Predicted 3D model of RNase P RNA and transfer RNA as a complex of 427 nucleotides. It holds a member of the Rfam family "Bacterial RNase P class A".
[in-house]
RNA sequence: GCAGACGGUCGGGCAGUCGCUCCUGCUUGCGGGAGAGGAAAGUCCGGGCUCCUUGGAAACACGAUGCCGGGUAACGCCCGGCCAGGGCAACCUGAGGGAAAGUGCCACAGAAAAUAUACCGCCUUCGGGUAAGGGUGAAAUGGUGCGGUAAGAGCGCACCGCGUCUCCGGUAACGGAAACGGCAGGGUAAACCCCAUCGGGAGCAAGACCAAAUAGGAACGAAACUAAUCCGUUUCCAGAUUUUCGUUCGGGUAGGUUGCAUGAGGUGUCUGGUGACAGGCAUCCCAGAUGAAUGGCUGCACAUCACCUUCGGGUGAGGACAGAACCCGGCUUAUAGACCGUCUGCAUUU
RNA sequence: CGGGGUGUAGCGCAGUCUGGUAGCGCAUUAGUUUUGGGAACUAAGGGUCGCAGGUUCAAAUCCUGCCACCCCGACCA
Numbered sequence: 001g002c003a004g005a006c007g008g009u010c011g012g013g014c015a016g017u018c019g020c021u022c023c024u025g026c027u028u029g030c031g032g033g034a035g036a037g038g039a040a041a042g043u044c045c046g047g048g049c050u051c052c053u054u055g056g057a058a059a060c061a062c063g064a065u066g067c068c069g070g071g072u073a074a075c076g077c078c079c080g081g082c083c084a085g086g087g088c089a090a091c092c093u094g095a096g097g098g099a100a101a102g103u104g105c106c107a108c109a110g111a112a113a114a115u116a117u118a119c120c121g122c123c124u125u126c127g128g129g130u131a132a133g134g135g136u137g138a139a140a141u142g143g144u145g146c147g148g149u150a151a152g153a154g155c156g157c158a159c160c161g162c163g164u165c166u167c168c169g170g171u172a173a174c175g176g177a178a179a180c181g182g183c184a185g186g187g188u189a190a191a192c193c194c195c196a197u198c199g200g201g202a203g204c205a206a207g208a209c210c211a212a213a214u215a216g217g218a219a220c221g222a223a224a225c226u227a228a229u230c231c232g233u234u235u236c237c238a239g240a241u242u243u244u245c246g247u248u249c250g251g252g253u254a255g256g257u258u259g260c261a262u263g264a265g266g267u268g269u270c271u272g273g274u275g276a277c278a279g280g281c282a283u284c285c286c287a288g289a290u291g292a293a294u295g296g297c298u299g300c301a302c303a304u305c306a307c308c309u310u311c312g313g314g315u316g317a318g319g320a321c322a323g324a325a326c327c328c329g330g331c332u333u334a335u336a337g338a339c340c341g342u343c344u345g346c347a348u349u350u
Numbered sequence: 351c352g353g354g355g356u357g358u359a360g361c362g363c364a365g366u367c368u369g370g371u372a373g374c375g376c377a378u379u380a381g382u383u384u385u386g387g388g389a390a391c392u393a394a395g396g397g398u399c400g401c402a403g404g405u406u407c408a409a410a411u412c413c414u415g416c417c418a419c420c421c422c423g424a425c426c427a
Base pairs, nucleotide, nucleotide: 001346002345003344004343005342006341007340008339009338010337013300014299015298016297017296018295020035021034022033023032024031025030026029037321041332042331044330045329046328047327048326049203050202051201052200054238055237056236057235058234059233060232062199063198064197065196066195067081068080069079070078071077082096083094084093085092086091097194098193102192103191104188105187106186119134120133121130122129123128142160143159144158145157146156147155161183162181163180164179166177167176168175169174207258208257209256210255217249218248219247220246221245222244223243228241251426252425253424265284266283267282268281269280270279271278272277304317305316306315307314308313351423352422353421354420355419356418357417360376361375362374363373370407378394379393380392381391382390400416401415402414403413404412
């Protein structure tokens, strides 16, 4: 220098002026303060909070997750490692438990798709033997070589693979070594399932309070005094209630307050840890709208794009994705462009 | 703001649960019939199965992530 890998930051700035929402001061018509995001998004996971009458226990069903260890309030998230695959490498990808518990499925082709079996071929004592070779398929009952045989075959042997057991290293996943076994017999669990772990449901239009108005209406369904009502179902224990609940139709109001901004909070620094993260100290208070504020215009410089060019520059356009709505931790998706750091390969120079 | 559902030919739908050939009706095109048209009959064409990945030998179907459209949800009594 070229090509690449990984991680991080910013994502419009400054000034003037006119407005918008909230809070606040006083001399009440002037002043002061604050005002979107890294994703506020998708609503895909996990929690807080609230209600479902309250508390507790068990079983079943259903759903989710799935190598090992750790982090966390928790997670399907994150960190570190193992194994497999890809890349020359930095590095990347992986829903990565179990197919010797059972069941199901495997189209077409093919003898045969796992119960078993033989089309061509090979051998033959013509009874049969064989699974080496051909052929089918995504997949055919270990692979290569030597011996062996009528032809063959783990039939025998060596190596590789596989399984069992032992030893060593590691917390573990797993790795290494030795011995034994002639091979236990295909794939599929993002098919049912088995094993382990976790999970009650609904959601701020949850819920609470105030105010206004109406016909405190009607129909249907469910249920009862020791049983019923409700949380997925069932059962058990304690407790509460006597009429209650659900659906539909009809009627009324379309107002306000709260929940609702101090939180698993931000920033800086130190310590522990490979890291995710944890702890100590200091400091800060940082949007709360409800048809829904967070904006418009002007000037200056910067970045980008288009056109022209006498290569000095000039003219014009115009800010990426997007926008809070109860709040947090993640994931995923969208994102013009700018900048920083670490590392790899190749080439060249010293 | 929250919750649920649906995307398959021009239109309306089946097939998805249980993976293997993508089908039905109307419409379109051509032909037969008719003096001509309609109807009828015969045949043909037409599909990124919303998009992109993954699992599998194989995906409309199973899994994941996006996109578009539709529906429901105020309170009182």